[in-house]
């Protein structure tokens, strides 16, 4: 330097005010929030090699739902093999689906990233009333970040 194994640690923010109402942190008006990797012309630092920060809506990823599959339980159907529905516990991992959302102006060789302005978006289940912000699965999982240690060349 390259490749690779194991273990450990860490890994999400936000309803404040007013209105209506029997009831709303769920509706309406004003607010508030932005995971991880990449890209980046801006900013910072500098020993001038570099290093650090910098996109919710550009490219990807993650959790969740769905899908699929294995096992267990119950009910129903069937001549049998078995099938269907409901419940529970695991596996797979994008494969087919949900998986969101940006424009205008400026500068410039170059910007959906900078500067200015105006917009837009946000899983599932629950709830006296419809939720990005409340409660729950979740003391979970995970994109990934870091550390320790081992092996070979």
């Nucleotide at each position: 330097u390259u490749c690779u194994g194991u273990u450990c640690u860490c890994a999400g923010g936000g309803c404040g005010g007013g209105g209506u109402g029997a009831a709303a942190c769920u509706c309406c008006c004003c607010a508030c929030c932005g995971g991880c990797g990449g890209u980046a012309a801006g900013g910072g630092u500098c020993u001038c090699g570099g290093c650090c920060c910098g996109a919710g809506c550009c490219c990807g990823c993650g959790a969740g739902c769905g899908c699929u599959u294995u096992c267990c339980c119950a009910a129903g159907c069937u001549g049998u093999c078995g099938c269907u529905u409901g419940g529970g516990a695991g596996g797979g991992g994008u494969c087919a689906g949900c998986a969101g959302a940006u424009c205008c102006g400026g500068u410039g060789c170059g910007a959906u990233u900078c500067c200015g302005g105006a917009g837009c978006c946000g899983a599932c289940g629950g709830u006296u009333a419809a939720a990005g912000u409340c409660c729950g699965g979740a003391u979970g999982g995970a994109a990934g970040a870091g550390a320790a240690u081992g092996a070979g060349u």